[in-house]
Context: one part of a larger RNA
């Protein structure tokens, strides 16, 4: 350079946006750069290969040829690939009409609950468990009424329902605002697909500076179990959990399944629409399509398990990534980071 893979046997990057890079629709012309096809010229000599010869034969060897798959010059060809010109309209994109949404983000608001406070009723327990004790309680708790304070979360609805690239998003209103699908047109005219670097988002846990703290609850303490109990069980309880700004930047970030496209039987359900029919003519059925999300399964894939139009079938384009276990995602070194650590990332050595 190259084989052959990445759903569970190593192996798809956490997700985006996109610089350069690769890859890129239909039609004509034209160039002739890659491409092909001819000529010349080079392509030492030995050696490899043919022929024929010379030592008795062979090894060795001497003549000749042939190949040396190249390079470079010229001279054609033009079907693809490519430049350059001019054109289309499907792909790609605006417009314009409806529509669904927990899709961000920012202000406001409401209810139910747990706590804590303040009154009113009330007495002796009351919590908690397997049983119990630590615990709270005659300084009046537990339970009940009413008042109030505060912060965290949004029951029912709810649903293998929806929405978002992922990470994720559930009360209500309000303002900004991204995406998507439907349909009927008009309109650009290849404007498109991937993306090494790069920027960007990126759950929880953690950090750092301010604030907040009801509940919960690592640490920690205490009862208790137990041979022991640095645990499961209680009963306290700080960081944190909550919010503003600023780090971390990881995950079983998982469909363990990269992004785009195209092709290839069906059946069934859910979610948003568009079209039609029987006809009740108001939401009830049937039937066709798009779109998103499920199950089942034909063909074919697959070591099997399974996948099966949401492919892991059959094909393309670009990326990222594997190459036996351990040593190790570990040491050095670089970057990054307040640290915590993160990222690239070996080897000795050993089975």
């Nucleotide at each position: 350079c190259u084989g052959g893979g990445c759903g569970u046997a190593a192996a798809g990057g956490g997700c985006g946006u996109g610089c350069a890079g690769g890859c890129g629709g239909c039609c004509u012309g034209u160039c002739a750069a890659g491409u092909c096809a001819g000529a010349u010229g080079u392509g030492a000599a030995a050696g490899c290969c043919c022929a024929c010869g010379g030592c008795u034969c062979g090894a060795c060897u001497g003549u000749g040829g042939a190949a040396g798959c190249g390079c470079a010059u010229u001279u054609g060809a033009a079907a693809c690939u490519g430049g350059c010109a001019g054109g289309c309209u499907u792909g790609a994109g605006u417009a314009c009409c409806a529509g669904a949404g927990g899709g961000g983000a920012a202000a406001g608001u409401g209810g139910a609950a747990u706590u804590c406070c303040c009154g009113g009723c009330g007495u002796a327990g009351a919590g908690g468990u397997g049983a119990a004790a630590u615990u709270c309680g005659u300084a009046g708790a537990u339970a009940u009424c009413g008042g109030g304070a505060g912060g965290a979360a949004u029951a029912c609805c709810g649903g293998u329902g929806g929405c978002g690239a992922a990470g994720g998003c559930g009360a209500c209103u309000u303002u900004c605002u991204g995406g998507c699908u439907g349909g009927a047109u008009a309109c650009u005219g290849a404007c498109g697909c991937u993306g090494a670097g790069a920027c960007g988002c990126g759950a929880a846990a953690g950090c750092g500076c301010g604030g907040g703290g009801a509940g919960c609850a690592a640490a920690c303490a205490g009862g208790a179990u137990u041979a022991g109990a640095u645990a499961c069980c209680c009963u306290g309880g700080u960081a944190g959990u909550c919010c503003g700004c600023g780090c971390c930047g990881u995950a079983a970030a998982c469909g363990a399944u990269g992004u785009g496209a195209a092709c290839u039987g069906g059946a069934u359900g859910c979610a948003g629409g568009g079209g039609g029919g029987u006809g009740u003519u108001g939401a009830u059925c049937c039937c066709c399509u798009c779109u998103g999300u499920g199950u089942c399964g034909c063909a074919g894939c697959c070591a099997a398990c399974g996948c099966g139009c949401u492919a892991a079938g059959u094909u393309c384009a670009c990326c990222g990534c594997c190459u036996g276990g351990g040593g190790a995602g570990u040491a050095c070194g670089g970057c990054c980071g307040c640290a915590a650590g993160g990222u690239u990332a070996a080897a000795a050595c050993u089975c």

The part of an RNA shown here (small-subunit ribosomal RNA, central domain) has 351 nucleotides and comes from an uncultured Desulfobulbaceae bacterium. It matches the Rfam family "Bacterial small subunit ribosomal RNA". The RNAcentral record of the full RNA draws on ENA and SILVA.